[in-house]
Context: one part of a larger RNA
RNA sequence: CUGGGUGUAAAGGGAGCGUAGACGGCAGCGCAAGUCUGGAGUGAAAUGCCGGGGCCCAACCCCGGAACUGCUUUGGAAACUGUGCAGCUCGAGUGCAGGAGAGGUAAGCGGAAUUCCUAGUGUAGCGGUGAAAUGCGUAGAUAUUAGGAGGAACACCAGUGGCGAAGGCGGCCUGCUGGACGACAACUGACGGUGAGGCACGAAAGCGUGGGUAGCAAACAGGAUUAGAUACCCUGGUAGUCCACGCUGUAAACGAUGAUUACUAGGUGUGGGUGGACUGACCCCAUCCGUGCCGGAGUUAACACAAUAAGUAAUCCACCUGGGGAGUACGACCGCAAGGUUGAAACUC
Numbered sequence: 001c002u003g004g005g006u007g008u009a010a011a012g013g014g015a016g017c018g019u020a021g022a023c024g025g026c027a028g029c030g031c032a033a034g035u036c037u038g039g040a041g042u043g044a045a046a047u048g049c050c051g052g053g054g055c056c057c058a059a060c061c062c063c064g065g066a067a068c069u070g071c072u073u074u075g076g077a078a079a080c081u082g083u084g085c086a087g088c089u090c091g092a093g094u095g096c097a098g099g100a101g102a103g104g105u106a107a108g109c110g111g112a113a114u115u116c117c118u119a120g121u122g123u124a125g126c127g128g129u130g131a132a133a134u135g136c137g138u139a140g141a142u143a144u145u146a147g148g149a150g151g152a153a154c155a156c157c158a159g160u161g162g163c164g165a166a167g168g169c170g171g172c173c174u175g176c177u178g179g180a181c182g183a184c185a186a187c188u189g190a191c192g193g194u195g196a197g198g199c200a201c202g203a204a205a206g207c208g209u210g211g212g213u214a215g216c217a218a219a220c221a222g223g224a225u226u227a228g229a230u231a232c233c234c235u236g237g238u239a240g241u242c243c244a245c246g247c248u249g250u251a252a253a254c255g256a257u258g259a260u261u262a263c264u265a266g267g268u269g270u271g272g273g274u275g276g277a278c279u280g281a282c283c284c285c286a287u288c289c290g291u292g293c294c295g296g297a298g299u300u301a302a303c304a305c306a307a308u309a310a311g312u313a314a315u316c317c318a319c320c321u322g323g324g325g326a327g328u329a330c331g332a333c334c335g336c337a338a339g340g341u342u343g344a345a346a347c348u349c
Stems, first nucleotide, its partner, number of pairs: 003321004007303002012317001014201001016199002021194001023192001025088002028085004033081002035077008049065006091191001092188003095184001098181001103177004108172002110154001115149007125136002162169002206247006215241002220236004258316006266294011298305002322349003331342004
């Protein structure tokens, strides 16, 4: 390489859009590149293979045959692939009545709570722990009442509920805006699926510049604990957490399960829509899209998966090939840096 694989044994790219490529619905006519078929030429000889023969045999030698699976050329076939033309509507898309949603983004508003400030009441403690101490407090704390400031987050509703490609998204209102679903079947007529490179997105932490800082809190300091305690516990506390713009590009980025399509028993919840039935928004029946649980066939090493497949098939991409060395070294590319991406070998078991 082939083969076999990728939920948990090694292995699905973090996720999307999309270029090249490889792949692609139904039916008609043509062409004949692939494909199939007939002829011709060539495919040196020797070797090898098969059948004979000659040296006593064998090695060796001689004769014949097949083969040389190929290439060139020419005549034909048209099912399939390809290609040209003209069509179709079920794939895909557009339209049109609608309803659902923490989808995104920008501006504004609200109440509870913590902290701080001011004033009142009030007096000796408060706080904290397993127990304490550090700490705060007679310069009046804690508690309580009133007023004010400021930042951050949005209790209840709340739900294996919803939305989003993933990351993720949760107070209220408004502007702008993306997607999905959906009765109808009017329009386009294969316009599709995948996608190496590429482009843009991408939690937290981190970085740059400028703001902001209530609470929390790496680092740090102190108090405890302990044999020690560079920890766990306590009192403080700076980066950071927040905002704007830019960078970083990684996560157990997980369903540890790539995307798309078709097919394959049932049962039971739940979210959104449509149709029917009904006096009726209920309940019931049918159906589509989503989200859960149970379970049969089948699959699986087992666990389990089971129409949201890990079943049966098809197309395309990514990835794996014993453990350590090592996601390291070197080189290259990217980054302000931290570092990221790509990614070995010696040696060793």
Molecule: small-subunit ribosomal RNA, central domain
Organism: uncultured bacterium